[in-house]
RNA sequence: UUAGAGUUUGAUCCUGGCUCAGAGCGAACGCUAGCGGCGGGCUUAACACAUGCAAGUCGAGCGCUCGACUUCGGUCGGGAGCGGCGGACGGGUGAGUAACACGUAGGUUACCUGCCCUUUGGUGAGGGAUAACCAAGGGAAACUUGGCUAAUACCACAUAUGGUCUACGGAUCAAAGCCUCACGGCGCCAGAGGAUGGGCCUGCGUCCCAUUAUUUAAUCCUAGUUGGCGGGGUAACGGCCCACCAAGGGUACGAUGGGUAGCUGGUCUGAGAGGAUGAUCAGCCACACUGGAACUGAGACACGGUCCAGACUCCUACGGGAGGCAGCAGUGGGGAAUAUUACGCAAUGGGCGAAAGCCUGACGCAGCCACGCCGCGUGUGUGAUUGAAGGCCUUCGGGUCGUAAAGCACUGUCUGGAGGGACGAAGAUCUGACGGUACCUCCAAAGAAAGCACCGGCUAACCCUGUGCCAGCAGCCGCGGUAAUACAGGGGGUGCAAGCGUUGCUCGGAAUUACUGGGCGUAAAGCGUGCGCAGGCGGCUCGCCAAGUCGGGGGUGAAAGCCCGGGGCUCAACCCCGGAAUUGCCUUCGAAACUGGCGGGCUUGAAUGCGGGAGAGGGUCGCGGAAUUCUUGGUGUAGAGGUGAAAUUCGUAGAGAUCAGGAAGAACACCAGUGGCGAAAGCGGCGACCUGGCCCGACAUUGACGCUCAUGCACGAGAGCGUGGGGAGCAAACAGGAUUAGAUACCCUGGUAGUCCACGCCGUAAACGAUGAACACUAGGUGUGGGCGGAGUCGAAUCUGUCCGUGCCGCAGCCAACGCGUUAAGUGUUCCGCCUGGGGAGUACGGCCGCAAGGCUAAAACUCAAAGGAAUUGACGGGGGCCCGCACAAGCAGCGGAGCAUGUUCUUUAAUUCGAUGCAACGCGAAGAACCUUACCUGGACUUGACAUGUGGCUGCAAGCGCACGGAAACGUGUGACCUUCGAGGGUGCCACACAGAUGCUGCAUGGCUGUCGUCAGCUCGUGUCGUGAGAUGUUGGGUUAAGUCCCGCAACGAGCGCAACCCCUGUGGCGUGUUGCCAGCAUUAAGUUGGGGACUCACGCCAGACUGCCGGUGACAAACCGGAGGAAGGUGGGGAUGACGUCAAGUCAUCAUGGCUCUUACGUCCAGGGCUAGAAACGUGCUACAAUGGCGCGCACAAAGGGUGGCGAAGCCGCGAGGUGGAGCGAAUCUCAUCAAAGCGCGUCUAAGUUCGGAUCGCAGUCUGCAACUCGACUGCGUGAAGGCGGAGUUGCUAGUAAUCGCGGAUCAGCAUGCCGCGGUGAAUACGUUCCCGGGCCUUGUACACACCGCCCGUCACACCACGGGAGUAGGCAAUACCCGAAGUCGGCGCAGCCAACCCCUCUUUCGAGAGGGGGCGCGGUCGGCGAAGGUAGGGCUUGCGACUGGGGUGAAGUCGUAACAAGGUAACC
Repeated sequence: UUAGAGUUUGAUCCUGGCUCAGAGCGAACGCUAGCGGCGGGCUUAACACAUGCAAGUCGAGCGCUCGACUUCGGUCGGGAGCGGCGGACGGGUGAGUAACACGUAGGUUACCUGCCCUUUGGUGAGGGAUAACCAAGGGAAACUUGGCUAAUACCACAUAUGGUCUACGGAUCAAAGCCUCACGGCGCCAGAGGAUGGGCCUGCGUCCCAUUAUUUAAUCCUAGUUGGCGGGGUAACGGCCCACCAAGGGUACGAUGGGUAGCUGGUCUGAGAGGAUGAUCAGCCACACUGGAACUGAGACACGGUCCAGACUCCUACGGGAGGCAGCAGUGGGGAAUAUUACGCAAUGGGCGAAAGCCUGACGCAGCCACGCCGCGUGUGUGAUUGAAGGCCUUCGGGUCGUAAAGCACUGUCUGGAGGGACGAAGAUCUGACGGUACCUCCAAAGAAAGCACCGGCUAACCCUGUGCCAGCAGCCGCGGUAAUACAGGGGGUGCAAGCGUUGCUCGGAAUUACUGGGCGUAAAGCGUGCGCAGGCGGCUCGCCAAGUCGGGGGUGAAAGCCCGGGGCUCAACCCCGGAAUUGCCUUCGAAACUGGCGGGCUUGAAUGCGGGAGAGGGUCGCGGAAUUCUUGGUGUAGAGGUGAAAUUCGUAGAGAUCAGGAAGAACACCAGUGGCGAAAGCGGCGACCUGGCCCGACAUUGACGCUCAUGCACGAGAGCGUGGGGAGCAAACAGGAUUAGAUACCCUGGUAGUCCACGCCGUAAACGAUGAACACUAGGUGUGGGCGGAGUCGAAUCUGUCCGUGCCGCAGCCAACGCGUUAAGUGUUCCGCCUGGGGAGUACGGCCGCAAGGCUAAAACUCAAAGGAAUUGACGGGGGCCCGCACAAGCAGCGGAGCAUGUUCUUUAAUUCGAUGCAACGCGAAGAACCUUACCUGGACUUGACAUGUGGCUGCAAGCGCACGGAAACGUGUGACCUUCGAGGGUGCCACACAGAUGCUGCAUGGCUGUCGUCAGCUCGUGUCGUGAGAUGUUGGGUUAAGUCCCGCAACGAGCGCAACCCCUGUGGCGUGUUGCCAGCAUUAAGUUGGGGACUCACGCCAGACUGCCGGUGACAAACCGGAGGAAGGUGGGGAUGACGUCAAGUCAUCAUGGCUCUUACGUCCAGGGCUAGAAACGUGCUACAAUGGCGCGCACAAAGGGUGGCGAAGCCGCGAGGUGGAGCGAAUCUCAUCAAAGCGCGUCUAAGUUCGGAUCGCAGUCUGCAACUCGACUGCGUGAAGGCGGAGUUGCUAGUAAUCGCGGAUCAGCAUGCCGCGGUGAAUACGUUCCCGGGCCUUGUACACACCGCCCGUCACACCACGGGAGUAGGCAAUACCCGAAGUCGGCGCAGCCAACCCCUCUUUCGAGAGGGGGCGCGGUCGGCGAAGGUAGGGCUUGCGACUGGGGUGAAGUCGUAACAAGGUAACC
């Protein structure tokens, strides 16, 4: 002491990126804020700085001066200066630096070290100056000139244990005193040793870019460069510097160049390995306005020193001067952002001093800041039979905030007041900034103290309202288009809490750079192939060594930190002590298995020799036949050619066809084969020559000679390029013809480069097994090519074994799956190459190569939340197979043309209410709009309402009804009579309030119902099995069926919903029952009218019957099919009802119901009139026709099924008729509609015509219903007599009692039917067949589709925005190079205009102490030269900004053009 999740899909597994949860921070921002402790606090402008402070001290080294006191002896103190020590420490910062800068381990016989410690020796005797000061000048100032004086300042002499140098003779080098109680103390000089601190050197470690390298060196870097000799210089080694000599040195284990960066202990993260980082603390380095330089010194090239140059700021009298906060505070500025111009030297530490002491912005402390960590509090208990008020929600019952509050009791951390009061002080006394602080005691009072974020998933926490793809949210996925747990507010909740969130950054998760610990057949990824240097790796065996390796010891690995143990602040944070750890480096001793090195041996890896063998292996030179084209000649005549069909084209100037001759170029049929050869590319007629590799056999030889291979070198299809040939066929470009909306294509006719050869380039490919090379190991089976054995044979054949190659299948194993599987994608080893989300992009820039085309190498900005692989289920395909259906075909009748009816669109209108819209809306909701209906319009009215329930009040009385008036009516006003068991109830009116009401919206919030695929044969489940999984199996297969119907087979076995059957009608029979039905026989009548009868018909019930049961054949011995018998009926007998899982957000809020929203003197209600009936036009569905299979007239015949009391309505009578009158009968097997029919049959007429067809339209006259037929009913009679002569493209129905045709009934309904729903009558034709159209079922295949082909999707163009490349140029920056100039300084030369105390020499003087003068020398100064910063000039390099214009790229709900790709994507796609 190792955790995962969300997101690609309809779903799945995998790959893979993006995102989240964690921890952390010198942080910042937003909201909020009670207290304390301990820490921390300019990450940006190494930007500029006002002001104050940050380094002084010593009178016991020295002279001078001033002040105070004085007992006049002196004492005390101040000031500037000479001198000493310290200002090289401490403090700050991280600019520079990729370096011996740092870290670590060493070296220094090549070095230094003030103060400190130990130790040795010494400290004698002289000299000359100079500040201060004084005086007089100059100057604005800074400062400067002359004169005097002291020392522990300076100089010389003496001495030299010792030191240094040495030619070994010698030479040379010191010193300072001060204080004192006179003991001593502090110093000084020269050595030796130590300690401390440093200098220099070395091994190893230490970021990114090779688009920074002509690749091992003449070519990249290097000229003091690399080394040597001799000098100089330094404390010291050294090209550190110089002269000369040599020509070296570095570099692919990354030189040089560029970018970035202080390094480390550590810090953060992480399981670790690692990654990131280098604030605070500690070690080292570097820097101090920028650049350069030295001086002093033990130590500096010196933060608060000096000189010079530069920039900047300040002062100035304009002549000149002054300055350096990256010390502590502080200011401006920059910035998202970082504090007080505080107190104190009390402590710790430092400087000076003998000490007292002084100094110390080091430090100790306080202030500010929630910046971090840690601790504490904001109360505690009780309090519900009022769960208070209030908020929120509600299904209206209630729930929740919530024991929460209030109330009652208690406590006092914290806060406030008062009192006491430290440790820190060492050191007897004195001394505390912090600080009257910590802490202790007492008092007061719940009193002053909670917020922030979140609540769609990840992720803990849900409701209401508002909003309506708006406003907004968002870390990712994604929310928002009228019920949003995702926006905003509220209530509630969750999480953390004096904080909480957000943003930024780091590590983690990410095994997503994989050392630990990944991959490369198809996901990203094996170089096109070979040869091969370096490098890496390497067979068996013996010995030695000990570099790697392993073990023991020693040194080091600073402290702090982390970890463990212990201790101190009440705890903790924090602090203290001890231990462990510090995985490293150095050193020493040992071991010898393995790796390595050296030496010896071996033969199995490798190679060579010998014999045999196969082959389209390569190169060169020849040869051959078939075909094509051209050409010559002959024969011959009108076409040929080409296509889906054509045309362009060729041909009467003779084509095509055919025969013969000739020419040319290119390619080599058959053999031919998942056959052979080659490294790959690739190689195919035959022969010769030259030549590479491979295989087999048995021996011999060498003795690891091997494998792989970065860079490199070579080969490398096609196309393309250069030069010269060649050119038959084919054929980019191009031309023409077609096709088409277009057709710069596909098709056709032509046709040039090219294709061929030689030489030279190019160097790419889906160069593929999408699979690098080598070796070893790990079941087999089967084919094939080559070789060798064994058996066998005369020879073959055949069988068997083995080696090499090449295929298929397959175990284990592997794989995401597909698949691979001794030819591995298995198991291992070695080496090389390559990958790290998609797009941008294999692009740009740079470099290299190329004649060019272009190739190789190879990014970024920006953008997306995916892009992908394999497999699954569907759907789809101008994929395949099998099979159904009036789907086609074969037929019959229609529609589409006419007139009319009806519905719809559109238009119109005050309104033409609304809905239905491909099939599956359109004679649909409508099974019936004159008013009503009615929802629409106009006008007039009502407001608790036309309708429901309830409460209160007035209480009036009825309301209603009748009458009168007004009015279009609704309604209003007036008036009359008037209920009652009389309790007041019922009823009713008015007022008020809850509420009613809405055909208003949402069918995309819904229930219910319905349509459709489709009466299609399907749709599923349980268990088992297979698969990681989605899922599969079952349900597939072989047959068969109308059928997932049945049979057989089968890892399935069963089951459910569907199918079928069960139900109804109809077809046959039997039995039962016969009224209102029936009538054979009997009687009767006008009549089944009546008696009678139950036989028949019929009706109503109940049964029977049909099941592939029987026979034959076929089939698999099955299922079943075909044929047959019997039967009324035969293979589902015919018809109906019955509609699986589901699909279409299909239809309906206007049948009804219903959530939400909206209206409330109106979007409700009532009334009158109008409209829904409009009419240029279009469509659907029908009716009637166009006529002779007909019309008309007359006569005659036969149904079924229904309806009827607000009804059907008979007979009779009237009317030409519609109808009227009439009223019998009938709630109906009785009466009636209803004579019931019509087509039909018979007879007659019409005679091919707009008619005796057709009936529209219009006129007149009527009938009926109804309050009312004007808008706007139906019907009747008379008259009128339109279009129309069988209907374009196209399209519908129907397979038998069907189509067609004929009439009848019913619902709705006052009336209104060509519609709808039923009924019967007459009654056909055709089906070869399944190629095609449409729809469907099953299996299979492809897929980039899954909203599922009405799918997906590509490119140009147009528009907007974004980043990038090119670009005439332009403006900067950086580092170098060459030259010019050359400050300060230093080094050297000169020994000089000049100055000059000490020492030396000479002269003079002398009081013998010395003095004066002159000279030399040192030094100063001067001058010359070398180096040398800044500056200047020049041409290059690298890099950045801007740039007219330009190029492509990316992104952007609904733009344009086409249709390239995905299904055979409609020309297979791709490189």
Small-subunit ribosomal RNA from an uncultured bacterium, 1471 nucleotides, folded computationally. Its Rfam family is "Bacterial small subunit ribosomal RNA". Rfam links the family to the GO terms ribosome and structural constituent of ribosome. The sequence is in RNAcentral, with records from Greengenes.